[in-house]
RNA sequence: GGAGCCAUAGCUCAGUGGUAGAGCGUUCGCUUGACGUGCGAAAGGUCGUAGGUUCAAUCCCUACUGGCUCCA
Numbered sequence: 001g002g003a004g005c006c007a008u009a010g011c012u013c014a015g016u017g018g019u020a021g022a023g024c025g026u027u028c029g030c031u032u033g034a035c036g037u038g039c040g041a042a043a044g045g046u047c048g049u050a051g052g053u054u055c056a057a058u059c060c061c062u063a064c065u066g067g068c069u070c071c072a
Base pairs, nucleotide, nucleotide: 001071002070003069004068005067006066007065010024011023012022013021018055026042027041028040029039030038048064049063050062051061052060
């Protein structure tokens, strides 16, 4: 210098156009003498940034930023 992949909750990840979910974690309740386990509930998201397409974008297109990998 060229190319590809990734960016979504505190962490690990789903979600291929129609108002975003799981597991773990956190908090509360039930259970226990207590802790743990188990069960139930809740909180927690400008979906990396900026534009574009569309009635509608986490999803499609472009640029940028950051990370990983390959080629030279």
The RNA shown here (transfer RNA) has 72 nucleotides and comes from a Patescibacteria group bacterium. Its Rfam family is "tRNA". It is annotated as a transfer RNA. Its family is annotated with triplet codon-amino acid adaptor activity in the Gene Ontology.